[in-house]
RNA sequence: AAAGGGCAAACCCGCCGUGAGACGGGGACGCAAAGCCAUGGGCCUCGGUAUCUGCCGAUGGUCGCCAGGCCGCCGAA
Repeated sequence: AAAGGGCAAACCCGCCGUGAGACGGGGACGCAAAGCCAUGGGCCUCGGUAUCUGCCGAUGGUCGCCAGGCCGCCGAA
């Protein structure tokens, strides 16, 4: 390069949550890991404190922000 395919952004509807956001349906912006893991960092929410720099906390969130770990279809290989 191909073959079989896979996932599903924004947005809309329903539903859960204080919230970030999650889940289900519709829908496709894109993705060769856009499969899984919250381990490090980033960003976001909530609470507290300082005071407008920051810090601490939560059985917080985000893996389609980056890194890392684990697993993985086909093929020139």